This is a predicted structure of a 579-nucleotide part of an RNA (large-subunit ribosomal RNA, domain V) from a Nanobdellati archaeon. Lineage of the source: Archaea > Nanobdellati. It matches the Rfam family "Archaeal large subunit ribosomal RNA". Clan: LSU clan. The prediction has a mean pLDDT of 81.
[in-house]
Context: one part of a larger RNA
RNA sequence: CCAAAGACUCCAAGCGGGAAGCGAAGACCCCGUGGAGCUUUACUGCAACCUGUUGUUGAGAUACGGUUUAAGUUGUGAAGUGUAGGUAGUAGACAUCGAAGUUAUCACGCAAGUGAUAAUGGAGUCACCAAUGGGACACUACCCUUCUUAAACUGUAUUUCUAACCCUAUAAGGGGACAUCUACAGGCGGGCAGUUUGACUGGGGCGGUACACUCCUAAAAAAAUAUCAGGAGUGCCCAAUGACUUACUCAGGCCGGACAGAAAUCGGCUGUAGAGCGUAAGGGUAUAAGUAAGUCUGAUAGGAUUUCGAAUAGCGAGAAAUCCUGCCGUGAAAGCGUGGCCUAACGAACCCAUGUAGCUUUUUAUUGAGGCUCAUGGAUGACAGAAAAGCUACCCCGGGGAUAACUGAGUCGUCUCAAGCGAGAGCUCAUAUCGACCUUGAGGCUUGCUACUUCGCUGUCGGCCCUUCUCAUCCUGGUUGUGCAUCAGCAGCCAAGGGUGGGGGUGUUCACCCAUUAAAGAGGAUCGCGAGCUGGGUUCAGAACGGCGCGAGCCAGUUUGGUUGCUAUCUGCUUGGAG
Numbered sequence: 001c002c003a004a005a006g007a008c009u010c011c012a013a014g015c016g017g018g019a020a021g022c023g024a025a026g027a028c029c030c031c032g033u034g035g036a037g038c039u040u041u042a043c044u045g046c047a048a049c050c051u052g053u054u055g056u057u058g059a060g061a062u063a064c065g066g067u068u069u070a071a072g073u074u075g076u077g078a079a080g081u082g083u084a085g086g087u088a089g090u091a092g093a094c095a096u097c098g099a100a101g102u103u104a105u106c107a108c109g110c111a112a113g114u115g116a117u118a119a120u121g122g123a124g125u126c127a128c129c130a131a132u133g134g135g136a137c138a139c140u141a142c143c144c145u146u147c148u149u150a151a152a153c154u155g156u157a158u159u160u161c162u163a164a165c166c167c168u169a170u171a172a173g174g175g176g177a178c179a180u181c182u183a184c185a186g187g188c189g190g191g192c193a194g195u196u197u198g199a200c201u202g203g204g205g206c207g208g209u210a211c212a213c214u215c216c217u218a219a220a221a222a223a224a225u226a227u228c229a230g231g232a233g234u235g236c237c238c239a240a241u242g243a244c245u246u247a248c249u250c251a252g253g254c255c256g257g258a259c260a261g262a263a264a265u266c267g268g269c270u271g272u273a274g275a276g277c278g279u280a281a282g283g284g285u286a287u288a289a290g291u292a293a294g295u296c297u298g299a300u301a302g303g304a305u306u307u308c309g310a311a312u313a314g315c316g317a318g319a320a321a322u323c324c325u326g327c328c329g330u331g332a333a334a335g336c337g338u339g340g341c342c343u344a345a346c347g348a349a350c351c352c353a354u355g356u357a358g359c360u361u362u363u364u365a366u367u368g369a370g371g372c373u374c375a376u377g378g379a380u381g382a383c384a385g386a387a388a389a390g391c392u393a394c395c396c397c398g399g400g401g402a403u404a405a406c407u408g409a410g411u412c413g414u415c416u417c418a419a420g421c422g423a424g425a426g427c428u429c430a431u432a433u434c435g436a437c438c439u440u441g442a443g444g445c446u447u448g449c450u451a452c453u454u455c456g457c458u459g460u461c462g463g464c465c466c467u468u469c470u471c472a473u474c475c476u477g478g479u480u481g482u483g484c485a486u487c488a489g490c491a492g493c494c495a496a497g498g499g500u501g502g503g504g505g506u507g508u509u510c511a512c513c514c515a516u517u518a519a520a521g522a523g524g525a526u527c528g529c530g531a532g533c534u535g536g537g538u539u540c541a542g543a544a545c546g547g548c549g550c551g552a553g554c555c556a557g558u559u560u561g562g563u564u565g566c567u568a569u570c571u572g573c574u575u576g577g578a579g
Stems, first nucleotide, its partner, number of pairs: 008579008017571003021566002029400004034396002036392004042195005049187005055181001058161015075144001076112001085143005092126003101120008165175003198211001199209002207228001212234006235383001236278001237340002242296007250274001252270005276285002279345001281343003298327001300326009328337003351378005357373006408452001409450003413447001415443006424434002461536001462534003466528001467525005474499003477494006502514003542560004546555003
């Protein structure tokens, strides 16, 4: 000096493994006493509509009513002359302006009679008195009951009219006190509006109530003590199942005794509770708190303190204990009794009702009405107590890895693989081969569980492409045993160098099938690999079917359609090059 290779530094072009790459305060899920859209037999309202009444709105007729007034009429228990409405006054009243009586007609009727009108008649009739019983239609006044007539006002139904009012063209006409409009009521009313639609929760939903209470265990020998821990109860019942006094003793067993038996009632002995005590469990209990009888209503009125409720802040209702005052019960008395032997059996304010409870306003006063206080009752069980249904895949916001759906992590019940023991099968013989029951592990490929990482985002199944690793080895290699003659097998040991393929339908992984092959292995790498591809599946918005729902809508049911972003900074790798 030439050729080749390497190290280092740098450049260019590429690729897209990594930077849990960039993009967007996750659209899924949960939470918020967040929002919006929609639905309805959610709640509460409003419009609209319907009906009724008032006003606008007047004049008649008929029928049937109502109220008031006027004139009349009506009134029968028995007794009693007889058809006595009630009360009061009173001894007289009516009558030639026609009494009694008679005749005719009408009305009522309890069939006895009463009333009215007309005719006749021509002078008395009725009451007081006596009897009955509550006294004279003798007379007068007022009132009640039945009915009739008249008037006024008014109602309902039907109907006529025209003049309000309406239509129409300034006409004719039509409708007509209806309609319209107004006011007040009742009904109907997702047409519209405002809202609500609880909490706990090994994510949420579904389920359940562990949401107010009681007992036992957990609970770790003071007290207290959690979980959707385990076992059970309460939301009453009782005027006696309460209070007192007195007396008594239970369950069971043995023996005996007509029907009578394992068990009926009776007698004797034994009997510390093995019974009973309204109801769960625990505690207590025979001196009884148990059983029976007698008398009662302390299951009463007012007040105070303490304990529990209720973590040595505070906390209501409620429950209990102790005591005082009054009045009672029982007992001879001491005493006991403020419900049930004790621990569960319960509810604020507003509002309503009740009270022979108290105060007060209105009023001259009473009544009535209103208000306040007190007592009692009525319920909120989500039980210290809003008045309250759903859908959202059309969705939105604020947040959360405080909380689900991938991966990862932990665990390993499940899964896969192995081991110990060896009952038994294998003609005999546990271990050629197969191997029950029981036991012990490994792995981290299944599926669970947990909720530790990630919700200001790590792209989610399968396929394609491409690479690498493990060995618990499918083939090929070596080797051992054999119930290995050979061939072919069966079962082990070593071994990961290489290989492990092609098709059919299915989105499939998987599985099934076909024909081959030495064999067509099992797995890991963020269930390897979407800033590499695909997009068939799943998992937005359209639409349909079946089913569910009143509906909005919904369905690990089906079907069809459905935007796959990024210019490569660093690193890594490939190729080329410079020093």